This is a predicted structure of a 687-nucleotide part of an RNA (large-subunit ribosomal RNA, domain II) from Parabacteroides distasonis. The coordinates come from a structure-prediction model, not an experiment, and the mean pLDDT is 85. The RNAcentral record of the full RNA draws on ENA.
Context: one part of a larger RNA
RNA sequence: UCCGGCGAGUUACUAAUGCCAGCGAGGUUAAGAUGUCAGAAGCAUCGGAGCCGAAGGGAAACCAAGUCUGAAUAGGGCGUAGAGUUGGUAUUAGUAGACCCGAAACCGGGUGACCUAUCCAUGUCCAGGUUGAAGGAACCGUAAAAGGUUUUGGAGGACCGAACACACAUGUGUUGAAAAACGUGGUGAUGAGGUGUGGAUAGCGGAGAAAUUCCAAUCGAACUCGGAGAUAGCUGGUUCUCCUCGAAAUAGCUUUAGGGCUAGCCUCGAGCUGGAGUCUAACGGAGGUAAAGCACUGAACUGACGCGGGGCCCAAAAAGGUUACCAACUCAUAUCAAACUAAGAAUGCCGUCAAGAUACCCUCGGGAGUCAGUCUGCGUGAGAUAAGUCGCGUGGACAAAAGGGAAAGAGCCCAGACCGACAGCUAAGGUCCCAAAGUACGUGUUAAGUGGAAAAGGAUGUGGGAUUUCAUAGACAACUAGGAUGUUGGCUUAGAAGCAGCCAUACAUUUAAAGAGUGCGUAAUAGCUCACUAGUCGAGAAAACCUGCGCCGAAAAUGUAACGGGGCUAAAACACGACACCGAAGCUACGGAUUUCCUACAAGGUAGGAAGUGGUAGAGGAGCAUCCUGCAAGGACGAAGCCAAAGUGAGAGCGAUGGUGGACGAAACAGGAGAGAGAAUGCCGGA
Numbered sequence: 001u002c003c004g005g006c007g008a009g010u011u012a013c014u015a016a017u018g019c020c021a022g023c024g025a026g027g028u029u030a031a032g033a034u035g036u037c038a039g040a041a042g043c044a045u046c047g048g049a050g051c052c053g054a055a056g057g058g059a060a061a062c063c064a065a066g067u068c069u070g071a072a073u074a075g076g077g078c079g080u081a082g083a084g085u086u087g088g089u090a091u092u093a094g095u096a097g098a099c100c101c102g103a104a105a106c107c108g109g110g111u112g113a114c115c116u117a118u119c120c121a122u123g124u125c126c127a128g129g130u131u132g133a134a135g136g137a138a139c140c141g142u143a144a145a146a147g148g149u150u151u152u153g154g155a156g157g158a159c160c161g162a163a164c165a166c167a168c169a170u171g172u173g174u175u176g177a178a179a180a181a182c183g184u185g186g187u188g189a190u191g192a193g194g195u196g197u198g199g200a201u202a203g204c205g206g207a208g209a210a211a212u213u214c215c216a217a218u219c220g221a222a223c224u225c226g227g228a229g230a231u232a233g234c235u236g237g238u239u240c241u242c243c244u245c246g247a248a249a250u251a252g253c254u255u256u257a258g259g260g261c262u263a264g265c266c267u268c269g270a271g272c273u274g275g276a277g278u279c280u281a282a283c284g285g286a287g288g289u290a291a292a293g294c295a296c297u298g299a300a301c302u303g304a305c306g307c308g309g310g311g312c313c314c315a316a317a318a319a320g321g322u323u324a325c326c327a328a329c330u331c332a333u334a335u336c337a338a339a340c341u342a343a344g345a346a347u348g349c350c351g352u353c354a355a356g357a358u359a360c361c362c363u364c365g366g367g368a369g370u371c372a373g374u375c376u377g378c379g380u381g382a383g384a385u386a387a388g389u390c391g392c393g394u395g396g397a398c399a400a401a402a403g404g405g406a407a408a409g410a411g412c413c414c415a416g417a418c419c420g421a422c423a424g425c426u427a428a429g430g431u432c433c434c435a436a437a438g439u440a441c442g443u444g445u446u447a448a449g450u451g452g453a454a455a456a457g458g459a460u461g462u463g464g465g466a467u468u469u470c471a472u473a474g475a476c477a478a479c480u481a482g483g484a485u486g487u488u489g490g491c492u493u494a495g496a497a498g499c500a501g502c503c504a505u506a507c508a509u510u511u512a513a514a515g516a517g518u519g520c521g522u523a524a525u526a527g528c529u530c531a532c533u534a535g536u537c538g539a540g541a542a543a544a545c546c547u548g549c550g551c552c553g554a555a556a557a558u559g560u561a562a563c564g565g566g567g568c569u570a571a572a573a574c575a576c577g578a579c580a581c582c583g584a585a586g587c588u589a590c591g592g593a594u595u596u597c598c599u600a601c602a603a604g605g606u607a608g609g610a611a612g613u614g615g616u617a618g619a620g621g622a623g624c625a626u627c628c629u630g631c632a633a634g635g636a637c638g639a640a641g642c643c644a645a646a647g648u649g650a651g652a653g654c655g656a657u658g659g660u661g662g663a664c665g666a667a668a669c670a671g672g673a674g675a676g677a678g679a680a681u682g683c684c685g686g687a
Stems, first nucleotide, its partner, number of pairs: 001687006011096013026052003032046005056063002066078004099237002102234001106227006117201009126191001128160003131156001135152006164188003168185005203219001205215003212221001240623006250263005264370002266367006274361002277358004282352004292341002297337003302332003308326002310323004373398010403414003418592003423588003429582003432566003438579001441577005451568001457552002461549005467543004478536005484509003489503003515530001519528002593613009624676001626673005634664001641660004647654002
């Protein structure tokens, strides 16, 4: 990993509701007894105790179709206007382990110190070598000592180093040779040393040269049995088929937030002397949002006026004067607001009337599931007008939705799959090839492979529009020539002459024209040039604006890799227009199934018609299969089971026939369950 077997809503009692049955103003027995029987079970007959119902109201006395409250004959509350009860069955709830498996733990009784910790008793072990303490002796020495030398001696948690003990480093090993070892080195090795045997201490405990360390490979509290199926708002699992409907991820409360309860949303039944539910049109309402506005509340621009204040002048004080300062009110001007509104939509909401469409809504009762939602459009709050971010409102989709498109894709676009088939038409999206359908058509644009990623900003890219000015009395560009005089304007300055700076520059003159000068230049002049003018030339030129499509701005990590690819340029790009075609499980046509409703009838199932038939949690309905029981066909002329298998049913399934097998055992109708396997790191066995 696979195969086979086993493996999870059960049982008892109580209650509620539905259905079925009996009896019915009544219904029903319980324990027990008797009979049947050898006895038991079952059945039958007794047993009326008890229970429910037929009457309620009140705290009660009590009264009673009424009663309680009350002073009340008022008002009000609860009642009265006739169906129950017993059993079976289905569903659900409660109490029990209560669908199954699963803790870590808690408590009680025991078992452990053959491992290990400490202690007690009694034994035992430590090759060899080294050092040479105290003490002693002899001699020297002293008054005697002290002291010295030599020798003897053999101390030590002394030294080196085997056994023995330990475990500091490193290598190997790491599904090991080994659930802690092996190799090479290392440390202690007469000591707080090592070790044998026997004994002591026990879990709310012991022991501990102390590490939460050890107490039998187990230790922040051993192991074992029991309470025990502890509890688990948690995770996992929960077994056949078809049909009908079909959610929620919200509100309130919650030691509540991944759990509950009630409501909301789903389903089934009843109510047909319950009702109008939804949409469309008209009319009538309430409202203060969007936009707008500035009278109010606030914010805020400029000017005028200038209460008050500051400065300066004046001044003994009071007063006064003045002010390019601040500045209230008022006026004019121009703005802003979720918590501003004199005024104010569209939608939405409420109501009325009638019509059309649709078939829903409400009440009562049984059963649920849901309480983590997600993305997207629109309106918004938080955030950074960030997030595949966190919230709210309102639609859609996914969830619970397959199909086509978007290369690929939960939530985007189109569209809602009852079944069949090699029929047709379309949607979104497409039509050169991959790849179904136009290498189609008309008019333009783009030259950037833009298309096929991006901003501020930049640019004689290019198309369209509209405006102004100049122009055959010759524009624009280029070339030729001129560009002067008063004057070096005045001032300033060392100088200032068009060109450092200040003042004037709408000075004047001569002119075709020429600034008291556009730039370069000089120390200042000079010089070059421009404005301006004429000539040559000969037809358009200049400027700013609006707009379409492009350009630059443009750097990223495995690999082209920012069209799905090939490839595409009068496109296979973009814009507009018009026509074909392709394209889905959409629609239509053909055949069939089924559900609900309506109609008809030979009336409880047929026919016709209409509308449906995606689906998770979940509700409801109808079935298949397994085992057992009753009835019991069949069976050695071959049962069950197994193999093959015609055929058949919407499916679970059924199954002729043949083979195998060798003794049991259908169908139909009932009854009853240890009643369906792919998942639980399921359990057991096998490969």